Model confidence (mean pLDDT): 80 of 100. This is a predicted structure of a 74-nucleotide RNA (transfer RNA) from a Hyphomonadaceae bacterium.

RNA sequence: GGCCCCUUAGCUCAACUGGAUAGAGCACCGGACUUCUAAUCCGACGGUUGCAGGUUCAAGUCCUGCAGGGGUCG
Numbered sequence: 001g002g003c004c005c006c007u008u009a010g011c012u013c014a015a016c017u018g019g020a021u022a023g024a025g026c027a028c029c030g031g032a033c034u035u036c037u038a039a040u041c042c043g044a045c046g047g048u049u050g051c052a053g054g055u056u057c058a059a060g061u062c063c064u065g066c067a068g069g070g071g072u073c074g
Stems, first nucleotide, its partner, number of pairs: 001073007010026004019057001029043004050066005
């Protein structure tokens, strides 16, 4: 340098053939329970879907460029 894959919450990941308000677990926070802690249970919080454009009535999803990571070929 060529080609392929990945990038969504603090972390690990879902999200179907483009269509409803982008969800789950863990963590953090609050509460219940407990003498206290842990465990368990309940609740709340948390998102520029890497960045910038494009297509579309509608984009996390499709297209282009860039950035980062991984693999492969030479």

It matches the Rfam family "tRNA". It is annotated as a transfer RNA. Rfam links the family to the GO term triplet codon-amino acid adaptor activity.